A computed fold for an 88-nucleotide RNA from uncultured Thiobacillus sp., annotated as Glycine riboswitch aptamer. Its Rfam family is "Glycine riboswitch aptamer". From the family's description: This family represents the bacterial glycine riboswitch. Glycine riboswitches usually consist of two metabolite-binding aptamers domains with similar structures in tandem. The aptamers cooperatively bind glycine to regulate the expression of downstream genes. Gene Ontology term of the family: glycine biosynthetic process. NCBI's taxonomy places the organism under Bacteria, Pseudomonadati, Nitrosomonadales, Thiobacillaceae, Thiobacillus.
[in-house]
RNA sequence: UUGCGGGAGAGUGCGUGCAGGGUGCGUUCAGCCCAGCCACCGCCGAAGGCGUAACCCACCCGGAAUCGCUCAGGCAAAAGGACCGCAA
Repeated sequence: UUGCGGGAGAGUGCGUGCAGGGUGCGUUCAGCCCAGCCACCGCCGAAGGCGUAACCCACCCGGAAUCGCUCAGGCAAAAGGACCGCAA
């Protein structure tokens, strides 16, 4: 590095918003359901990024976190996922 397995946290929140699908009616519209985009508020921290530092170092240069910040990312499922185990 690759493959397989395990892998947490936090609203599937609100909207006279936008477009789509399903159901229904059936010329249509309304209503209901589904997920998407945008926006607002709240929140999470384990991709990444930044800061800091125990510590490492010929104690210089430098490296360095599951500590902190939340820019990014995430808050039903899916995907992702630090880290751990096995194999090559």
The RNAcentral record of the sequence draws on MGnify.